[in-house]
Molecule: Bacterial RNase P class A
Organism: Desulfuromonadales bacterium
């Protein structure tokens, strides 16, 4: 220098002016409440996706089971988790390091494209071997050789495939085959050693050699009651609908005109009052909490304990903004200066431009996804000293 691996940090700063949301104090008016002023506060590392877990709230619930869903190496952490830490096993990479839903395929069922004879307690296409028959050559007439037909044996060899019944060698056989044997690899069973454990290592027995697939059905084990802050609680006008009482249906309730009465018109049936219910109306829930920061201690770590300090948004048609100045950062243009043969690199000054992803909505712990930079450690390769 190039290509990578792992981890950490930050997410512009300060000030002025003008606003917005909510708090507190003071003053004035005041029935509620309003107005003015001062002070201090006001989005994120992901506030996001709403994927997982918990708190909280209401409903349900003796206990157990079915159905359904999720998870799946071991030990630990945690309020809990499908999260995290350390380790084990397997896989990938030269390496730093990374990935794994990582129980069961010897309970059963299903599936295994294309190719291939056969994709499963398998399979005979070519080949190899045996028997019978046919044709032809040779013949010492006993046979023998070559080709073909049909039947059978064979998983050694060829061929297909991602995958075809462990590998090498010897014996054996008509030809073959763990059919038998030796060695190697794996499995199962027994025993021992180490480890909390997953597991690792060692010894012995057994020819046991069994295809793959469970984010296919399924089996086993563990966990899970449902709905959610529009939960839930309190207060509550109007319309429609519900209940009760009263009045009324031609002896006309009620409505319109009107200050009232008379009157006129409408009106063939409802009207009034009370109760009740509770509408995205108001208040509450609501932000002090498994809370944050710092230090020490325990632990490899996740994390836990102790002490001190701090209070840090609560909007709801939904505030948290705009603008100006200075500084910092990044990019770029130009003059000058320094280094270098040069390409180029570094610096001062001046000018221009830029700042991503994204917006709390009951709270918290995670995961995942999106995004702009900076730093540290490590690996491999190349060059120079």
């Nucleotide at each position: 220098g190039a290509a990578g691996a792992a981890g950490g940090c930050c997410g512009g700063a300060u000030g002025g002016c003008c606003g917005c949301u909510g708090g507190u104090c003071c003053g004035c008016u005041u029935c509620a409440a309003g107005c003015g002023g001062g002070c201090g506060a006001g989005a994120g590392g992901a506030a996001a996706g709403u994927c997982c877990g918990g708190g909280c709230u209401c409903c349900g619930c003796a206990g157990g089971g079915c159905a359904g869903g999720a998870u799946g190496g071991u030990c630990c952490c945690u309020a809990a988790c499908g999260g995290g830490g350390a380790c084990c096993g397997g896989g990938g990479g030269c390496g730093a390091c990374c990935c794994c839903a990582g129980g069961g395929a010897a309970a059963g069922u299903g599936c295994c494209a294309c190719a291939g004879a056969g994709a499963g307690u398998a399979g005979a296409c070519c080949g190899c071997c045996c028997a019978u028959c046919c044709u032809g050559g040779c013949u010492u007439c006993g046979g023998u050789c070559a080709g073909g037909a049909c039947g059978g044996g064979u998983a050694a060899g060829g061929g297909u495939g991602a995958a075809a019944g462990g590998g090498u060698g010897a014996g054996g056989u008509a030809a073959g085959a763990g059919c038998u044997c030796a060695c190697c690899a794996g499995g199962u069973c027994c025993g021992g050693u180490g480890g909390u454990g997953a597991c690792a290592c060692c010894g012995g027995a057994u020819g046991c050699u069994c295809g793959g697939u469970a984010a296919a059905c399924c089996c086993c084990a563990u966990c899970c009651g449902g709905a959610g802050c529009a939960a839930g609680g309190c207060c509550g006008a109007a319309u429609a609908g519900g209940g009760a009482a009263g009045c009324g249906u031609u002896u006309g309730a009620g409505g319109a005109c009107g200050g009232c009465c008379c009157g006129u018109c409408c009106g063939a049936a409802g009207c009034u009052u009370c109760c009740g219910g509770g509408u995205u109306g108001g208040c509450u829930g609501c932000u002090c909490g498994a809370g944050g920061c710092u230090g020490c201690c325990g632990g490899c770590a996740a994390c836990g304990g102790c002490a001190g300090c701090c209070c840090u948004a609560g909007a709801u048609g939904a505030a948290u903004g705009g603008u100006c100045a200075u500084c910092a950062c990044c990019c770029u243009u130009g003059u000058c200066c320094g280094g270098g043969u040069a390409a180029c690199c570094g610096g001062c000054c001046a000018g221009g431009g830029g700042g991503a992803c994204a917006g709390a909505a009951c709270c918290c712990g995670g995961c995942u996804u999106a995004c702009g930079g900076c730093c540290u450690u490590c690996u491999u390769c190349a060059g120079c000293c």